[in-house]
Context: one part of a larger RNA
Molecule: small-subunit ribosomal RNA, 5' domain
Organism: uncultured bacterium
RNA sequence: GAUGAACGCUGGCGGCGCGCCUAACACAUGCAAGUCGAACGGUUAAAGCACCUUCGGGUGUGUAUAAAGUGGCGAACGGCUGAGUAACACGUGGGCAACCUGCCCCUCGCACCGGGAUAGCCUCGGGAAACCGUGGUUAAUACCGGAUACUCCGGGACCCCCGCAUGGGGGUGCCGGGAAAGCCCUGACGGCGAGGGAUGGGCCCGCGGCCUGUUAGCUUGUUGGCGGGGUAACGGCCCACCAAGGCGAUUAUGGGUAGCCGGGUUGAGAGACCGACCGGCCAGAUUGGGACUGAGACACGGCCCAGACUCCUACGGGAGGCAGCAGUGGGGAAUCUUGCACAAUGGGCGAAAGCCUGAUGCAGCGACGCCGCGUGCGGGACGAAGGCCUUCGGGUUGUAAACCGCUUUCAGCAGGGACGAGGCCGCAAGGUGACGGUACCUGCAGAAGAAGCCCCGGCUAACUACGUGCCAGCAGCCGCGGUAAUACGUAGGGGGCGAGCGUUAUCC
Numbered sequence: 001g002a003u004g005a006a007c008g009c010u011g012g013c014g015g016c017g018c019g020c021c022u023a024a025c026a027c028a029u030g031c032a033a034g035u036c037g038a039a040c041g042g043u044u045a046a047a048g049c050a051c052c053u054u055c056g057g058g059u060g061u062g063u064a065u066a067a068a069g070u071g072g073c074g075a076a077c078g079g080c081u082g083a084g085u086a087a088c089a090c091g092u093g094g095g096c097a098a099c100c101u102g103c104c105c106c107u108c109g110c111a112c113c114g115g116g117a118u119a120g121c122c123u124c125g126g127g128a129a130a131c132c133g134u135g136g137u138u139a140a141u142a143c144c145g146g147a148u149a150c151u152c153c154g155g156g157a158c159c160c161c162c163g164c165a166u167g168g169g170g171g172u173g174c175c176g177g178g179a180a181a182g183c184c185c186u187g188a189c190g191g192c193g194a195g196g197g198a199u200g201g202g203c204c205c206g207c208g209g210c211c212u213g214u215u216a217g218c219u220u221g222u223u224g225g226c227g228g229g230g231u232a233a234c235g236g237c238c239c240a241c242c243a244a245g246g247c248g249a250u251u252a253u254g255g256g257u258a259g260c261c262g263g264g265u266u267g268a269g270a271g272a273c274c275g276a277c278c279g280g281c282c283a284g285a286u287u288g289g290g291a292c293u294g295a296g297a298c299a300c301g302g303c304c305c306a307g308a309c310u311c312c313u314a315c316g317g318g319a320g321g322c323a324g325c326a327g328u329g330g331g332g333a334a335u336c337u338u339g340c341a342c343a344a345u346g347g348g349c350g351a352a353a354g355c356c357u358g359a360u361g362c363a364g365c366g367a368c369g370c371c372g373c374g375u376g377c378g379g380g381a382c383g384a385a386g387g388c389c390u391u392c393g394g395g396u397u398g399u400a401a402a403c404c405g406c407u408u409u410c411a412g413c414a415g416g417g418a419c420g421a422g423g424c425c426g427c428a429a430g431g432u433g434a435c436g437g438u439a440c441c442u443g444c445a446g447a448a449g450a451a452g453c454c455c456c457g458g459c460u461a462a463c464u465a466c467g468u469g470c471c472a473g474c475a476g477c478c479g480c481g482g483u484a485a486u487a488c489g490u491a492g493g494g495g496g497c498g499a500g501c502g503u504u505a506u507c508c
Base pairs, nucleotide, nucleotide: 001507002506003505005504006503007502008501009500012373013372014371015370016369017368018366019365020331025329026328027327029326030325031324034073035072036071039070040069043066048061049060050059051058052057080284081283082282090208091207092206093205094204095203096202099201100200104197105196106195107194108193109192110191112146113145114144115143121136122135124133125132126131152177153176154175155174157172158171159170160169161168162167182189184187210256211255212254217247218246219245222244223243224242225241227239228238229237259281260280261279262278263274264273265272266271286307287306288305289304290303309320310319311318312317337363339362340361341360345359346357347356348355349354376406377405378404379403386397387396388395389394410449412444413443414442415441416440420435423432424431425430452497453496454495455494456493457478458477459476463492464491465490466489467488473480474479
């Protein structure tokens, strides 16, 4: 000098930041991922309208409204954490002639004919529940069959061009295989095939970044080959067979520690230390394992199995996973509200209105940090009183106070009152702000409400008195204290910093 700090004393205001570093310990409660009726079948309040009425109401209508179901898209993003990981995990530079890519953009072409089911609903039944089953009936952009399809995929033939090896690209013609969906209906939104783009990802390689030799040998899918399986794709990734290899003092193997980086702190630099907030990548989601769905997961708020734990139970069986936002217990020196809003930015769905969004925007708490402001300004005595010291003359506190004049920041009260919205919604008129009656502006009153902490032996800026008497105590180092202690305690005075000041811890 620095800190995600803590502790002691003290504490007026504001702006901007930051706030479980420990138990990746366990979690009550609420919320954090839904949406689409312009994909589908059905069900259903009210207002209004029409009809009927025994005046109670009923029926129909109503692009209305609500709940569930089928179907689609999303849920793989966003948010959290740092356990594991010494590794192509990360950084940097390359490669893929070995790859994938939903939604988005561009280009070309296509959408023909059929079928059977199943949720829901009705019925019956089982169960304490979670839930489950039988029978009947029904729709679709759900599912299935057929047709067509140059370019697509597989096989084989011929021709041309190119390359860094395996090889890649183009053309002609043959055989086999593979599509589709409608809805609202003004015009849109969609569906299918193929090619290209964009974006996002997957894989491979060179180089780089910890400690330990009181770890010296390590290895059997091990190293390579042939053939296959698997994958979007290469590969010992996996498998059968064959060979006996592969790595290592240029540190293998083992052990310890650790997420990596942009960066941060310090330093003249070289370097050293660190990786909180913000951004990129990786990894994880109670522990371990597994796959399903899907363009994408081996999936935090999905599924299955096993373990530990917690809860419910009618004992047969079930339910759960805050390292999301708040919040609780616990651990700890120590780290916040069970807040407001989708107004803005962004995201999901939707044609849209809109709905959802603890992402986000804000507010709350904390001097935790940085920065700014205030606690008044001018005048005022050969200098009050009081305190302290004294050689008793005086000195000092000290222009300090009183007193006189002035000002009113901030806080307080009152009135006005935003930008953020050149946005969004609506045909238009017009409507729409969580923050917030906040910022800001104006006015009112009165010095009025606002100073402490550490130190004063040397280092190191600042000295006297009393008390104590190697006691009580101080202390970063040297060292002080045993009767005159500038070093302990108190007081007066002084020095330093100031809404802070000291101490402790850690790094340079």